[in-house]
Context: one part of a larger RNA
RNA sequence: CGAUGCUGAAGGAACUAGGCAAAUUACUCGUGUAACUUCGGGAUAAACGAGACCCGUGAGUGGGCAACCAUUUGCGGGUGGCACAGACCAGGGGGUAGCGACUGUUUAGUAAAAACACAGGGCUCUGCGAAGUCGUAAGACGACGUAUAGGGCCUGACGCCUGCCCGGUGCCGGAAGGUUAAGAGGAGGUGUGAGAGCACUGAAUUGAAGCCCCGGUAAACGGCGGCCGUAACUAUAACGGUCCUAAGGUAGCGAAAUUCCUUGUCGGGUAAGUUCCGACCUGCACGAAUGGCGUAACGACUUCCCCGCUGUCUCCAGCAUCGGCUCA
Numbered sequence: 001c002g003a004u005g006c007u008g009a010a011g012g013a014a015c016u017a018g019g020c021a022a023a024u025u026a027c028u029c030g031u032g033u034a035a036c037u038u039c040g041g042g043a044u045a046a047a048c049g050a051g052a053c054c055c056g057u058g059a060g061u062g063g064g065c066a067a068c069c070a071u072u073u074g075c076g077g078g079u080g081g082c083a084c085a086g087a088c089c090a091g092g093g094g095g096u097a098g099c100g101a102c103u104g105u106u107u108a109g110u111a112a113a114a115a116c117a118c119a120g121g122g123c124u125c126u127g128c129g130a131a132g133u134c135g136u137a138a139g140a141c142g143a144c145g146u147a148u149a150g151g152g153c154c155u156g157a158c159g160c161c162u163g164c165c166c167g168g169u170g171c172c173g174g175a176a177g178g179u180u181a182a183g184a185g186g187a188g189g190u191g192u193g194a195g196a197g198c199a200c201u202g203a204a205u206u207g208a209a210g211c212c213c214c215g216g217u218a219a220a221c222g223g224c225g226g227c228c229g230u231a232a233c234u235a236u237a238a239c240g241g242u243c244c245u246a247a248g249g250u251a252g253c254g255a256a257a258u259u260c261c262u263u264g265u266c267g268g269g270u271a272a273g274u275u276c277c278g279a280c281c282u283g284c285a286c287g288a289a290u291g292g293c294g295u296a297a298c299g300a301c302u303u304c305c306c307c308g309c310u311g312u313c314u315c316c317a318g319c320a321u322c323g324g325c326u327c328a
Stems, first nucleotide, its partner, number of pairs: 001323008010314002014312001019309001027051005036041001038157001052079012080084001092307004097302002099299002104116002120155007132141003158294004163224003168221002170217005177212003183206002188201005225243005252286001253283001264280005
């Protein structure tokens, strides 16, 4: 000097990115227990008290014929210690907000999460030799199942809801029409040949899916405007005009896990707050199953605050063990 333990005056988070680490708490019984809530919960909420031993006394249980033995429990009085759940073992607590409903799952060896899954919701395909998948095939799974079943995709408990756009892309439907391959067809033409013929070429016509075309469909992929003016202070604009679009963002939420300007502005908390909470709305660039907004319970998740507690710190010190180092 390092590691691992233990202790510490006064203060008590002033440390730090952050209470990281440590400390506190811890058991049983009794009292008592808030908001909120899906009425189950929250809850060991929180908070408070008691606990050893001795004496007396009341009640009970089991065994025994009984004497009595074992054991549980109430009440009263007393004794000793710094300390009575005396060691070990053994929750710190509360409030707020975000995200995800929850228990689960995950990057074997830097990530456990807000990611995945999930019950629930929806769309779509599939009528059974099912669709789908593996295989060249036979065959197998699906399934010894049968649409309350099976596959694919999206969403993700629950509550309230889920607006407008089918122009583009996709999918579905459409006995017409256009285009369209091989094939069919064979007018006509070419080569050769004396010719018959042989060989080649070849217009019209006919000819499927597809594409074009006509419709439907957004819990399919996706999309959801601009400029100008206007009210008897000012400001603002319920209102009007105009251009464009397939349609111009509805409800709800909003400086947000989304806000650039930005430490926006106001309020709260602090002596002091780029974080936090509540508002406002000027949403650079929220928005409705790429789900929107809420939500009790839950979380080794993330944020902020408070109580307790402490060597995290002010500011370090001592002790123990092991190592390093120096000397032998």
The part of an RNA shown here (large-subunit ribosomal RNA, domain IV) has 328 nucleotides and comes from Acetobacter persici JCM 25330. The sequence was found in a public genome assembly.